Model confidence (mean pLDDT): 81 of 100. Two RNAs folded together computationally: RNase P RNA and transfer RNA, 433 nucleotides in total.

RNA sequence: GAGAGAGGGCGGGCAGCCGCCCCGUCAGCGGGGAGGAAAGUCCGGGCUCCACAGGGCAGGGUGCUGGAUAACGUCCAGUCGGGGUGACCCGAAGGAAAGUGCAACAGAGAGCAGACCGCCGGACUCCGGUUCGGCAAGGGUGAAACGGUGAGGUAAGAGCUCACCAGCGGCCCGGGUGACCGGGCCGGCUCGGCAAACCCCACCCGGAGCAAGACCAAAUAGGGGAGCGUUACGAGGGCUGCCCGCCCCAGGCUCCCGGGUAGGUCGCUCGAGGCCUCGAGGAAUCGAGGUCCCAGAGGAAUGGCUGCCACCCCCGCAGGGGGGCACAGAACCCGGCUUACGACCCUCUCGCCCUC
RNA sequence: CGGGACGUAGCGCAGACUGGUAGCGCACCUGAAUGGGGUUCAGGGGGUCGGAGGUUCAAAUCCUCUCGUCCCGACCA
Numbered sequence: 001g002a003g004a005g006a007g008g009g010c011g012g013g014c015a016g017c018c019g020c021c022c023c024g025u026c027a028g029c030g031g032g033g034a035g036g037a038a039a040g041u042c043c044g045g046g047c048u049c050c051a052c053a054g055g056g057c058a059g060g061g062u063g064c065u066g067g068a069u070a071a072c073g074u075c076c077a078g079u080c081g082g083g084g085u086g087a088c089c090c091g092a093a094g095g096a097a098a099g100u101g102c103a104a105c106a107g108a109g110a111g112c113a114g115a116c117c118g119c120c121g122g123a124c125u126c127c128g129g130u131u132c133g134g135c136a137a138g139g140g141u142g143a144a145a146c147g148g149u150g151a152g153g154u155a156a157g158a159g160c161u162c163a164c165c166a167g168c169g170g171c172c173c174g175g176g177u178g179a180c181c182g183g184g185c186c187g188g189c190u191c192g193g194c195a196a197a198c199c200c201c202a203c204c205c206g207g208a209g210c211a212a213g214a215c216c217a218a219a220u221a222g223g224g225g226a227g228c229g230u231u232a233c234g235a236g237g238g239c240u241g242c243c244c245g246c247c248c249c250a251g252g253c254u255c256c257c258g259g260g261u262a263g264g265u266c267g268c269u270c271g272a273g274g275c276c277u278c279g280a281g282g283a284a285u286c287g288a289g290g291u292c293c294c295a296g297a298g299g300a301a302u303g304g305c306u307g308c309c310a311c312c313c314c315c316g317c318a319g320g321g322g323g324g325c326a327c328a329g330a331a332c333c334c335g336g337c338u339u340a341c342g343a344c345c346c347u348c349u350c351g352c353c354c355u356c
Numbered sequence: 357c358g359g360g361a362c363g364u365a366g367c368g369c370a371g372a373c374u375g376g377u378a379g380c381g382c383a384c385c386u387g388a389a390u391g392g393g394g395u396u397c398a399g400g401g402g403g404u405c406g407g408a409g410g411u412u413c414a415a416a417u418c419c420u421c422u423c424g425u426c427c428c429g430a431c432c433a
Stems, first nucleotide, its partner, number of pairs: 001352001003350007012309007020033005035327001039338002042336005047209004059205005064078005079093001080091004094200002099198002101194002116139002118135007147165006166190001168187008213266004223257006233251001236248004259432003273292008311324005357429007366382004376413001384400006406422005
């Protein structure tokens, strides 16, 4: 110099005038008023109602290890695997010797594999080959073909045997909380893929959602039908004259049709809250102290104009002129994830080129 | 605000659960029968499976994100 990687910030500022929503008021006025994603509603929690002894089945979710947390599919740190020259990035990353299953087409053979071409031996021969047997090294097919290299061995070959390497299994030693890492010995020479297929294992999960739910008020035919159900409260009837017991059944519960009202208050915003300092920790995070109160509505408010300044682009030698300034927009509240986003700023790191 | 379903050819729909060449009807094109049209018969063309990424040898199908469309939900008796 030109790139690349990681982390973080900002999301225009000031003034004047005119407005909008909420709260307080001594009625003059004073205070507050969108976001980093308020979004998608993909997870988790609080809160409320319903259900619930406990456990199980079914269903759903998560899935390396340790930690953080109210909780999580989130975050932090690490392990392993993959990518990159590197800084660094990515990973739904348990189990395929528990079982069931799948692998189209091609190919000889695709799941207790297999012989098309080929190699070797025997027999026959019209010398082109045919047939019987052995082999799986080489060719070919495929996403995938039952270890790799070398030597021995053989008719030709082959883990058939041996050395080294890779992989699998078992045992042992050392390090680590652990995932795992490093090393040694032995074995048989030894094949796998898919679980975001069913499934197995471990852990977690009751359902609905502020239109939850509570109170007040108004109006209506407090009508009709279907189902459940009498254990509990309780009117009645039947089996018997009575009790027990059994059966039916209005009230009861759920749904549908029909009818009525579409008013008010609470829930509602002080909260796992913001900022500052100190401390613990490697970090996520946690603890202590101080300080602040910061939208809460009907679905509707949170804006407009002017001037100056900032940033970017264009024109111009210049004074200056013109244009642009994203994504989006609360509605019960939080913690995350994901997605959208113009321009700008800060810090650290990596490799390359040039110069000294 | 909350909850749910769907997206496949021009239109209406299958296929997705259990991954292996994307199908049906109408419509369209060509030919035949007709003087011509309709109709009928024979043949044919046309699909980024809403978009992107992932799992897998292989994705319309399985998983994740995203875009769009549609439906339902007030209270009282």
Background
Rfam match: Bacterial RNase P class A. About the family: Ribonuclease P (RNase P) is a ubiquitous endoribonuclease, found in archaea, bacteria and eukarya as well as chloroplasts and mitochondria.